RNA sequence: AUCUUAAAAAGGCAAACCCAUCGAAAGGUGGGUGCUUAUAGCCAUGGAUUUAAGGCUUUACAGCUAUGAUUGCCAGGUCCUGUC
Numbered sequence: 001a002u003c004u005u006a007a008a009a010a011g012g013c014a015a016a017c018c019c020a021u022c023g024a025a026a027g028g029u030g031g032g033u034g035c036u037u038a039u040a041g042c043c044a045u046g047g048a049u050u051u052a053a054g055g056c057u058u059u060a061c062a063g064c065u066a067u068g069a070u071u072g073c074c075a076g077g078u079c080c081u082g083u084c
Stems, first nucleotide, its partner, number of pairs: 012037001017032006035072001041078003045075003048070003054065004
């Protein structure tokens, strides 16, 4: 230095909820907290899901629609693969 095993410790990430804030909404961001996670790092490229302000249709109710959103839904790409 590399590989295997399993016990403990210290950290990283951060679901739901609460508070603040941005947003039409979905949701994002910051703080608290900690469901989880071993690339839960990054990229909306394909699929999927979600919202429907605007637009279209409608007498109306309402329906359709992403140019919005989700990478902690699945692929793909890229960079990586921590500590004792």